RNAcentral holds the sequence, with entries from ENA. Small-subunit ribosomal RNA from a Verrucomicrobiota bacterium, 1569 nucleotides, folded computationally. The coordinates come from a structure-prediction model, not an experiment, and the mean pLDDT is 85. Its Rfam family is "Bacterial small subunit ribosomal RNA". NCBI's taxonomy places the organism under Bacteria, Pseudomonadati, Verrucomicrobiota.
RNA sequence: UCGACGGAGAGUUUGAUUCUGGCUCAGAACGAACGCUGGCGGCGUGGAUAAGACAUGCAAGUCGAGCGGAGACCCACAAGUAGCAAUACUUGCGGGUCUCAGCGGCGAACGGGUGAGUAACACGUGGGUAAUCUACCCUGAAGACCGGCAUAACCCCGGGAAACUGGGGCUAAUUCCGGAUGUGGUCGGGUGGUGGAAUCACUGCCCGUCCAAAGGCCGGGGACCUUGGAGACCCCAAGGCCUGGCGCUUCAGGAUGAGCCCGCGGCCUAUCAGCUAGUUGGUAGGGUAAUGGCCUACCAAGGCUAAGACGGGUAGCUGGUCUGAGAGGACGGCCAGCCACACUGGGACUGAGACACGGCCCAGACACCUACGGGUGGCAGCAGUCGAGAAUCUUUGACAAUGGGCGAAAGCCUGAUCGAGCGACGCCGCGUGGGGGACGAAGGGCUUCGGCCUGUAAACCCCUGUCAUCCGUGAACAAGGUCCGGAGGGUGAACAAUCCUCUGGGCUUGAUAGUAGCGGAAGAGGAAGGGGCGGCUAACUCUGUGCCAGCAGCCGCGGUAAGACAGAGGCCCCGAGCGUUGUUCGGAUUCACUGGGCGUAAAGGGUGCGUAGGCGGUUGGGUAAGUCCGGCGUGAAAUCCCGCAGCUCAACUGCGGAAGUGCGUCGGAAACUGCCCGGCUAGAGGGUUGGAGGGGGGACUGGAACUCUCGGUGUAGCGGUGAAAUGCGUAGAUAUCGAGAGGAACGCCGGUGGCGAAGGCGAGUCCCUGGACAAUUCCUGACGCUGAGGCACGAAAGCUGGGGGAGCAAACAGGAUUAGAUACCCUGGUAGUCCCAGCCGUAAACGGUGCACGUUUGCUGUGGGCGGAGUCGACCCCGUCCGUGGCGUAGCUAACGCGUUAAACGUGCCGCCUGGGGAGUACGCUCGCAAGGGUGAAACUCAAAGAAAUUGACGGGGGCCUGCACAAGCGGUGGAGCAUGUGGCUUAAUUCGAUGCAACGCGAAGAACCUUACCUGGGCUUGACAUGCUGGUGGUACCGAACCGAAAGGGGAGGGACCCCGUAAGGGGAGCCAGCACAGGUGCUGCAUGGCUGUCGUCAGCUCGUGUCGUGAGAUGUUGGGUUAAGUCCCGCAACGAGCGCAACCCCUGCGGCCUGUUGCCACUCCCGCGAGAGCGGGAAGCACUCUGGCCGGACUGCCCCGUUCCAACGGGGAGGAAGGUGGGGACGACGUCAAGUCAGUAUGGCCCUUAUGCCCAGGGCUGCACACGUGCUACAAUGCCCGGUACAAUGGGCAGCGACCUCGCAAGAGGAAGCAAAUCCCCAAAAACCGGGCCCAGUUCAGAUUGUCGGCUGCAACUCGCCGGCAUGAAGCUGGAAUCGCUAGUAAUGGCGCAUCAGCUACGGCGCCGUGAAUACGUUCCCAGGCCUUGUACACACCGCCCGUCACGUCCUGAAAGCUGGUUGUACCCGAAGUCGCUCCCCGUGAGCGCCGAAGGUAUGACUGGUGAUUGGGACGAAGUCGUAACAAGGUAGCCGUACGGGAACGUGCGGCUGGAUCACCUCCUUU
Repeated sequence: UCGACGGAGAGUUUGAUUCUGGCUCAGAACGAACGCUGGCGGCGUGGAUAAGACAUGCAAGUCGAGCGGAGACCCACAAGUAGCAAUACUUGCGGGUCUCAGCGGCGAACGGGUGAGUAACACGUGGGUAAUCUACCCUGAAGACCGGCAUAACCCCGGGAAACUGGGGCUAAUUCCGGAUGUGGUCGGGUGGUGGAAUCACUGCCCGUCCAAAGGCCGGGGACCUUGGAGACCCCAAGGCCUGGCGCUUCAGGAUGAGCCCGCGGCCUAUCAGCUAGUUGGUAGGGUAAUGGCCUACCAAGGCUAAGACGGGUAGCUGGUCUGAGAGGACGGCCAGCCACACUGGGACUGAGACACGGCCCAGACACCUACGGGUGGCAGCAGUCGAGAAUCUUUGACAAUGGGCGAAAGCCUGAUCGAGCGACGCCGCGUGGGGGACGAAGGGCUUCGGCCUGUAAACCCCUGUCAUCCGUGAACAAGGUCCGGAGGGUGAACAAUCCUCUGGGCUUGAUAGUAGCGGAAGAGGAAGGGGCGGCUAACUCUGUGCCAGCAGCCGCGGUAAGACAGAGGCCCCGAGCGUUGUUCGGAUUCACUGGGCGUAAAGGGUGCGUAGGCGGUUGGGUAAGUCCGGCGUGAAAUCCCGCAGCUCAACUGCGGAAGUGCGUCGGAAACUGCCCGGCUAGAGGGUUGGAGGGGGGACUGGAACUCUCGGUGUAGCGGUGAAAUGCGUAGAUAUCGAGAGGAACGCCGGUGGCGAAGGCGAGUCCCUGGACAAUUCCUGACGCUGAGGCACGAAAGCUGGGGGAGCAAACAGGAUUAGAUACCCUGGUAGUCCCAGCCGUAAACGGUGCACGUUUGCUGUGGGCGGAGUCGACCCCGUCCGUGGCGUAGCUAACGCGUUAAACGUGCCGCCUGGGGAGUACGCUCGCAAGGGUGAAACUCAAAGAAAUUGACGGGGGCCUGCACAAGCGGUGGAGCAUGUGGCUUAAUUCGAUGCAACGCGAAGAACCUUACCUGGGCUUGACAUGCUGGUGGUACCGAACCGAAAGGGGAGGGACCCCGUAAGGGGAGCCAGCACAGGUGCUGCAUGGCUGUCGUCAGCUCGUGUCGUGAGAUGUUGGGUUAAGUCCCGCAACGAGCGCAACCCCUGCGGCCUGUUGCCACUCCCGCGAGAGCGGGAAGCACUCUGGCCGGACUGCCCCGUUCCAACGGGGAGGAAGGUGGGGACGACGUCAAGUCAGUAUGGCCCUUAUGCCCAGGGCUGCACACGUGCUACAAUGCCCGGUACAAUGGGCAGCGACCUCGCAAGAGGAAGCAAAUCCCCAAAAACCGGGCCCAGUUCAGAUUGUCGGCUGCAACUCGCCGGCAUGAAGCUGGAAUCGCUAGUAAUGGCGCAUCAGCUACGGCGCCGUGAAUACGUUCCCAGGCCUUGUACACACCGCCCGUCACGUCCUGAAAGCUGGUUGUACCCGAAGUCGCUCCCCGUGAGCGCCGAAGGUAUGACUGGUGAUUGGGACGAAGUCGUAACAAGGUAGCCGUACGGGAACGUGCGGCUGGAUCACCUCCUUU
């Protein structure tokens, strides 16, 4: 440089984030199955479960050229009978063909099936056999001589139902036997050669020994010979003889196949740790083709095992297949190699080969036949049947091909095989049509009603003809075989015969199949479905349903608008298939070799010593095991890959190559590792010198404190707590003094100081003893590191025995607390705590950090040592080594953090982890006296569990700050009566809504009817109201009398218009009637909404852009120091700016100025009237004043002083000013929160009603009353009440209105009426206050409820159910428990006045106005609310959070359990089939018999492993059960760990330990200055 190959992630824990971690998905594959669907072909493939049982047929025969028979047929001859004869029939002999069983030979041990068993030399791979065999086949050497005895068949007799069988007789052979020969072989002995890894192997020679055979079968020849017929020759037949082929025997070799042995390799389990008696070896023998303990006897006592023996479970192994980037993982169906098995178990026989699938014997189970005596059978061959199962085919054709057996051959046999059939089971190919065709039909769906989609899709037009259909034609796979010739060659005497090669001719062989292919014909004609559409994941709407029905792989959907259910339309994906389920690999770097981790996520052993093992400094030499290179052999074929080729393509197949990462062997290399030898000193160890230390053990000693005892003094308490009580004390306590006794622990020093491996170690002295450190560089010479097992040590608690016992203190008792209090607090108190001896062996045994070594910037403390400089000596200082802290560079980390004492960078070794729960539980084993420890699962269940950090929220956490939040004050509420609202109750209805703050004098700013929505009853139905359409009418609309009725309504006598065209007739219209669309609904949903509103909160906050920091959520800015009412302002700062809020701008009010001048005003001036006058009334003039209402000014910390700091913001004080530090008040309400409120104000989506849930009417109800609460009014009285007198307002309102003056009435009010649409008139009087008088503390001259009665007013109407007045009545109430509300100044308190709604009014309510007019705030500890910072958190629906355990109920899982019941297996014994072997008459054979062994069976006793089991233990899960509140905040007693005791339960307490504890203070250290 080129080429090839080549690894993708997503969802789900959270409010969000990063990480850890599991679960799940997308891919590929399958001997599949299931659901829906299904046109054709090719190639494959198809009993995976019951190695369950099998009807029926077939699957191994063949040879007559080995043999003897039997039968049938044919031929020849002879004879007989009939016939003249031809001829027919019968018999005999001979020959031929066919068939049958038998003897004999070969085969049947191959081929075919299955996977039960087997964890094994079974398999794979590579070797060995000097320890072996091998029929048929090939090559070579030699031979085949002479004899003999039987026996099937057959015949006769017999038994039996059958299967079959007994006895007698005859007979053949390539059957069997004897003898001979011995090329040769075997064995023994002797003697050579060659070779080798030991016993030896191969090969010669000599001697001895033993061992063969079928001269059979089929041909050819005919000279000679023999025999028979004939017989003189000739001729015929058979044989000898010659010859060919096949066969036979011995031996040697080959080939093929097989046996045996060995190295290495490939499953799980240690909850299987020890196994073994033929066991391990030897000697001898037996046995085998052969080694061997294979077998037997004897001898010895061995053999295997942590590198996993033995046991248990599972499993045929391999080539390969699937997956994967690969490494790997899983699998072993088809095909191929090996093994094992053939109903189950045992056994041998035959044979070259078997312990034999379609052979034998025995036993057993099962099935069948039976005459009951006895027999028969083995589909895991091909097909087929039943069964079990989710599930797996035809009782097919042919030997045509390939191959196999037999045969000389023809040939026969062959369910091997080749074909066909069935199944979408898989792979591959093809089709179901192609082109044109609308501003786009219909139908369907959606719709914002405009339209859009289905959709060029269809129709329609023009084409094509694959497949299927029909007609026709029509293969390859055939090579060979046989007969007749020819040529060459071999054997041979042969021109015979035979064999080999080549060649010619004749005849002949196809199951598939009349199939494939090819040709023709007709016609778009016969051929499309399945799944999905919330995210992952590609594809969206409508309707139905309403946590139902259902979906779901994970997350999760469904609660009345569901893209998630169901249907539909549309869309997406694939397509004769599509989905689902199951399984495997992948994704999963989630067992990590490639390629992970262990401080806090799961994970470092409590600590050390040390065995095996692993790893190991430096140098030289050797070696060559590892390692590397090369050659050779092997790594079967198929498969995979590449190339080429054949079926039209492909699938499929053929040929060639490559690959096969491995093993063996030979040769080479020598760097590294190993091994051997030698050396070195840097690792390690030792020596010497020295100092430090709560290191360990023992003995002795000491003081303080405490308790007890005795004595003294002394008196009423002590003690204890939040407060108390129990307890102690007048029998003298506590307190105090003295003396004594006892036990335990060692103050100060004391320190992130020291020592130790860890646990741990603290008074002093002595004795014994371990380790570390420094200096020296003297010795050894790698002696090292780590360390599975093992051994030792190991806090506290606990246990055993013996002591001891002061204090403390589980348990326990009592007292408190509490709803309870098995606790926290208190008073007591026993084990225990202490000592000795022995157990236990665990802890948050923690630095949550294994050990060792090396490497890598620093700063600064502190302990120990040494050195330097220096000093009289030291300190300080400098250097160095070891230890122990803090902060930090690089780097690492998810972050927090670690950082030369690593959690950095490396090496070695060990331990440990693999989602949460179940569970450190059960079972088993083991240790322990026990408690318990160690080891340590599963079922089931969940979609998480978790780590760190972030933002919030919260805390009975902290800091700072604010607010009528508390406090300080004033007045109330809670008590009474009444009013009003609400709950509740009641009711035919008591309409509805509002419900902590933030509902409750709220919607209601006006319920007798109306309102009104509710109830009862009576009515109406296009409707009380809108719009459109159709038809009718149009003397119609409209008005409307009788009559019914409570009204509404019904009813209609009668009356009675209008517009347009047209002369009129007539037509049309408005209107009306009928009908259709529709109206209407205070019916539902405020959790579908708009809008508006409440609330936090007038709180000071909430955000953004850019930049910066952080992997990220996010942070910074906005934190900090000050300051403010304020995120107000200033300063600082990795921030710089900005927005919404704050403030200001707006309105009212407080001062002034200007303007304005009626209806307002009247100071000055004038006039008129009245009056004695003061003065009053009116008018003019006027606009000064008041006032009206418009504009402007004024206040800004601007000025001065002080404080403050950086001398900034700001704060304090002062001057001036009407007003001073936002002057007072209002309007104004950030981002957001409460699914807050309102569908009943209106609007509005959806749903619902339609002679009613709409509309009208009458009456009733909303006012009901045993109660409860909220908000108010009036009071309880003397700061009061009553009477009389007498002042001073403002806001407002007024024509269906306000209504003066006057008259009447005690009054409400009435009569009547002027004025006023208003700065004009009216409402209008203000009231408290003030003045005078009365009351005299009393349920009153307080208070006014209630009731009676008489009136007034409004209104159609005051019964239910109005207001007001007069008289009478005079209730409760004498200041209100717990608790609770408002208010910081013109405020509270108190007094009246006005207005809205409204006919009237239940208003004491609401909204405003003016009058009179306080007190108090030390202060921020506490309650409440809020803001900022910080901290903890297991909360995030955010503390009204989360969450633990018992109990109760349901479901599921599991342990234990008296037992019951299976399976597997051991041991001992009994019995003992078949059978091999052995024994057995004087010898041999055979039979019977006997013996050893021996399957099945039995008895007894163990072990392992299942099922089941009354009852019982635990666990998990389950919308709304019970008890408590343990944990998370300081969780209200910090929590947790170990242990012990106790308790309904979570738990409590004791002892020791940990921080993974908040908070405050202090100390030390560090950083910055």